[in-house]
RNA sequence: AUCUUAUCACGAGAGGUGGAGGGACUGGCCCUAUGAAACCCGGCAACCGGCAGAUUCCUAGCUUCUGCAAUGGUGCCAAUUCCUGCAGAACAUGCUGUUCUGGCAGAUAAGAG
Numbered sequence: 001a002u003c004u005u006a007u008c009a010c011g012a013g014a015g016g017u018g019g020a021g022g023g024a025c026u027g028g029c030c031c032u033a034u035g036a037a038a039c040c041c042g043g044c045a046a047c048c049g050g051c052a053g054a055u056u057c058c059u060a061g062c063u064u065c066u067g068c069a070a071u072g073g074u075g076c077c078a079a080u081u082c083c084u085g086c087a088g089a090a091c092a093u094g095c096u097g098u099u100c101u102g103g104c105a106g107a108u109a110a111g112a113g
Base pairs, nucleotide, nucleotide: 002112003111004110005109006108007107008106013041015040016039017038021031022030023029025085027083028082042077043076044075047073048072050068051067052066053065054064081105086102087101088100089099090098091097092096
C1' cells in the first nucleotide's frame, strides 16, 4: 500500500509565534492581511486501554449494556465529511430543478496482514 469493523447533523480560544495560503481530489461554493498553513499554549471528545456496576453463570472469565475518568494511547477544534461527483425513487418542470435512499471516495479509531 491493502483488507475488516465502527463512527462521521453534537462539541471545542476575540491567546502567542508566523507570515500566504487553506477547505483530500473534481466541479462549485466558501474561509483568509479585521490576518491562511505550520508550531506553541488553550480547549473538545470516551474510539482503544483503565475503573465501577449490571448482564450470563455455582463462581471467575468472556460477551453485551450503563456509568466514571482526558498527567494511559490516539483523535479532533469554520460551514453535515461545506455541497457535489455513481445509481435508484418521489415531486415539480420548457431547458431543468428539489427532496430522499443507497453506493463510491475520504477522515478517525480498533484489528488483520
A computed fold for a 113-nucleotide RNA from Schnuerera ultunensis, annotated as SAM riboswitch aptamer (S box leader). The sequence is in RNAcentral, with records from Ribocentre. Its Rfam family is "SAM riboswitch aptamer (S box leader)". Its family is annotated with regulation of gene expression in the Gene Ontology.